[in-house]
RNA sequence: GGGGUCGUGGCGCAGUUGGGAGCGCGCAUCAAUGGCAUUGAUGAGGUCGUGGGUUCGAUUCCCACCGGCUCCA
Numbered sequence: 001g002g003g004g005u006c007g008u009g010g011c012g013c014a015g016u017u018g019g020g021a022g023c024g025c026g027c028a029u030c031a032a033u034g035g036c037a038u039u040g041a042u043g044a045g046g047u048c049g050u051g052g053g054u055u056c057g058a059u060u061c062c063c064a065c066c067g068g069c070u071c072c073a
Base pairs, nucleotide, nucleotide: 001072002071003070004069005068006067007066010025011024012023013022019056027043028042029041030040031039032038049065050064051063052062053061
């Protein structure tokens, strides 16, 4: 330098006709227990990597860029 792939709550990840942003763990509050652990209920937490384009509407389609991994040279 060229190709591929990934980027979504704190962490690990899912998300296909383009229209609801979610799961597990973690965190907070409450209850059960003498306490811890644990269990149950409720809740908080997201610029969906960045910028543009298409569209009535984009995490999803297109382009460029940034970063990680990987292959080739």
Background
The RNA shown here (transfer RNA) has 73 nucleotides and comes from Pyrinomonadaceae bacterium MAG19_C2-C3. The sequence was found in a public genome assembly. Its Rfam family is "tRNA". Its family is annotated with triplet codon-amino acid adaptor activity in the Gene Ontology. Rfam's curators write: Transfer RNA (tRNA) molecules are approximately 80 nucleotides in length. Its mean pLDDT, the model's own confidence on a scale to 100, is 83. The source organism's lineage runs through Bacteria, Pseudomonadati, Acidobacteriota, Blastocatellia and Pyrinomonadaceae.